A computed fold for a 117-nucleotide RNA from Fictibacillus enclensis, annotated as SAM riboswitch aptamer (S box leader).
RNA sequence: UUCUUAUCCAGAGAGGUUAAGGGAAUGGCCCGUUGACACCUCAGCAACCUUCAGCGAUUACGAGCUGAAAAGGUGCUAAGUCCAACAAGUUCGAUUGCAGAACUUGAAAGAUAAGAA
Repeated sequence: UUCUUAUCCAGAGAGGUUAAGGGAAUGGCCCGUUGACACCUCAGCAACCUUCAGCGAUUACGAGCUGAAAAGGUGCUAAGUCCAACAAGUUCGAUUGCAGAACUUGAAAGAUAAGAA
C1' cells in the first nucleotide's frame, strides 16, 4: 500500500513548545492570535486485540454467546464520521410537472481495530 471482517447517535483535557492555519477531499457550517492545528509530558475515555469467569454443538479439541477486569499492544479525548453529497422511498407543498423542504433506508468515501497478501 491492497484485500477481508467488525464498529462508527456513547465516552474522555490539563500543562509546556511553536505560530496561522485547521476540521480528509468538494459545497456548507464551524474551530482559531482570548493561540487553533501539530509535537512533548502527564491525566483520562473506551474495550478492538488481551486476561479471567460462566454457558456451550462435541468422544475430544472449543466455533460462538454472556459477564467482569484494565497490566500490556493499538486507538481516541470540539461539533453524530460536524452536516450534505450518490440511489431508492415516505410526507409536506403544488392544478399538474419540475424545482424545493423534512425524514427513513441503502451505497460510496473516510476513520479505527484484527487478520491476510
The coordinates come from a structure-prediction model, not an experiment, and the mean pLDDT is 79. Lineage of the source: Bacteria > Bacillati > Bacilli > Caryophanales > Fictibacillus.